[in-house]
């Protein structure tokens, strides 16, 4: 210098061809228990790395940039 992949909740990851963004763990509240733990129920938590573009509509498609991983020299 070039090529490929990844970036979504505190963490690990989904989101099947564009159509209201989810799960597990963690956190908080309640139930249960003599207490804790476990278990059960519920709640909170994200303008989807950044900037533009396409579209009635973008996490999803396109361009550039940033960061990380791998590869070719």
């Nucleotide at each position: 210098u070039c090529c490929u992949c990844a970036a979504u909740a505190g963490c690990u990851c989904a989101u099947u061809u564009g159509g209201u963004a989810g799960a597990g763990c963690a956190u908080c509240u309640g139930a249960c228990u003599g207490u804790u733990a476990a278990u059960c129920a519920g709640a909170a938590g994200g303008u989807a790395g950044c900037u533009g573009g396409u579209u009635c509509g973008a996490a999803u498609c396109c361009a550039g940039c940033u960061u990380g991983a791998g590869g070719a020299g």
This is a predicted structure of a 73-nucleotide RNA (transfer RNA) from Candidatus Shikimatogenerans bostrichidophilus. RNAcentral holds the sequence, with entries from ENA. Its mean pLDDT, the model's own confidence on a scale to 100, is 80. It matches the Rfam family "tRNA". The family's RNA type in Rfam is transfer RNA.